[in-house]
Molecule: Bacterial RNase P class A
Organism: soil metagenome
């Protein structure tokens, strides 16, 4: 100079003003008023996973459709952590990977290129058969059934060399060939089988020319998971309008019980459930104190984080949170200080991911 982890994220004072608990004072409550107390984050954010909880559904099983994939272990659960393997990057420190399967099948591979999982364009070759000369040989003397030679490049070999491309059937090199090849051998890579370690992914090693292009975030195959909708879930009460039953003009109901009177048309009740309310929804228990708000102590919960003990199940100690609104409160002033304030706000909780952050503090590593 780099890495990697953590933890802070304005402070104090003043007056006001917002939201929840109390209490006072008011007449009975509710509003308004007085007084007191409590009151946002590390991401409350995106709403991307998992889970509580809630209400629908549900015998089993399997299609379907989804989602997840190196091993091994945490966890209630994960796509989260944690260790370790592969591979890739860096001199380390460490960082990065959507990291099963392309050797079951199908697909697809832009442009260029003969050809992209099949193929010969230039090109090499002349060993094999054709075809030509010739030589030799045979005779029936112009032929050929036969031999060597040349030559051709028609049949054929081959894929080294060159073009072409992100990629052309492992790579170098030697050997071999007519010219070529794992065709043979030496090393490297790889694939498989065996052996040794390892709980495993995997790693060492021996041996086989076994050599197979890349894509599965294309389809598909294996393994393993998943019922749906979300607090606008739900429960509970419940106006008005409408509905139902039943009693009333043969006078109900009201006139404070009865009677008489008077009045003159609705009354009682029921379901379901709209607005609206209220629960969910914001920890409990004792004991101390208190201006009755609160505060302090202890325990017990809080899916949280760390010791420490143990093979392991587990136990055991420290810590940290536990505001609650309904159009949705935490604000802005002024004084001081100082590094001169960043990103940003609860909406049912709770565990993770990932984003966004001014500046500053520690610690370990190279």
């Nucleotide at each position: 100079g780099g890495c990697g982890g953590g933890c802070c994220g304005a402070g104090c004072g003043g007056a006001c003003g917002c939201g929840g608990g109390g209490g006072g004072a008011g007449a009975g409550a509710a509003a308004a008023c007085c007084c007191u107390u409590c009151g946002a984050g590390g991401a409350a954010a995106g709403u991307c996973c998992g889970g509580a909880c809630a209400c629908c559904a549900c015998a089993g099983a399997g299609u379907a459709g989804g989602g997840c994939g190196g091993u091994g272990g945490g966890u209630a659960a994960c796509g989260c952590c944690c260790a370790c393997c592969c591979g890739g990057g860096g001199a380390a420190a460490c960082c990065c990977g959507c990291g099963g399967g392309a050797a079951a099948g199908u697909g697809c591979c832009a442009c260029a290129g003969a050809a992209a999982u099949a193929c010969a364009c230039a090109g090499c070759c002349g060993a094999u058969g054709g075809c030509g000369c010739g030589g030799c040989c045979a005779c029936a003397c112009g032929u050929g059934a036969g031999u060597c030679g040349c030559g051709u490049a028609c049949a054929g070999g081959c894929a080294a060399u060159g073009g072409u491309g992100a990629a052309a059937u492992g790579g170098u090199g030697c050997g071999g060939u007519a010219a070529g090849a794992g065709c043979g051998c030496a090393c490297c890579g790889g694939c498989g089988u065996c052996g040794c370690g390892g709980u495993g992914a995997c790693g060492c090693g021996a041996c086989g020319g076994c050599c197979a292009g890349g894509c599965a975030a294309a389809c598909c195959c294996c393994g393993c998971c998943c019922g749906g909708u979300g607090c606008a879930a739900g429960g509970c009460c419940a106006a008005g309008c409408a509905g139902g039953a039943c009693c009333g003009u043969u006078g109900a109901c009201c006139c404070g019980a009865c009677u008489c009177g008077g009045c003159g048309a609705g009354g009682u009740c029921c379901a379901g459930g709209u607005a609206g309310g209220u629960c969910g929804c914001a920890g409990g228990g004792c004991c101390c104190u208190u201006u009755c708000g609160g505060g302090g102590g202890c325990c017990c919960c809080u899916u949280c984080g760390g010791g420490g003990c143990u093979a392991g199940c587990g136990c055991u100690c420290c810590g940290c949170u536990g505001a609650g609104a309904u159009a949705g409160a935490u604000g802005g002033c002024c004084g001081c200080u100082c590094a001169a304030g960043a990103c940003a706000g609860g909406a049912u909780c709770c565990g993770g991911c990932u984003u966004a952050c001014a500046g500053g503090c520690c610690c370990g590593c190279u």